[in-house]
RNA sequence: GCUGGUGUAGCUCAGCGGCAGAGCAGCGGUUUCGUAAACCGCAGGUCGUCGGUUCAAAUCCGACCGCCAGCU
Numbered sequence: 001g002c003u004g005g006u007g008u009a010g011c012u013c014a015g016c017g018g019c020a021g022a023g024c025a026g027c028g029g030u031u032u033c034g035u036a037a038a039c040c041g042c043a044g045g046u047c048g049u050c051g052g053u054u055c056a057a058a059u060c061c062g063a064c065c066g067c068c069a070g071c072u
Stems, first nucleotide, its partner, number of pairs: 001071007010024004018055001026042005048064005
């Protein structure tokens, strides 16, 4: 330099055009002499950035940026 993949909560990931979710972690509560576990609840997101398509975009298209892999 070329090609492909990938980017969503603190972490690991779902969601493939119509209200952004789960598990773990965090916080509060129940329980316990206390801790852990268990159970109940709460909070946490400019969906990498900028444009485009669409009535409507995390989702489709383009460019750029980061990461991974391959080729040269």
A computed fold for a 72-nucleotide RNA from a Candidatus Omnitrophota bacterium, annotated as transfer RNA.
Model confidence (mean pLDDT): 83 of 100.
The source organism's lineage runs through Bacteria, Pseudomonadati and Candidatus Omnitrophota.
Its Rfam family is "tRNA". By type it is a transfer RNA.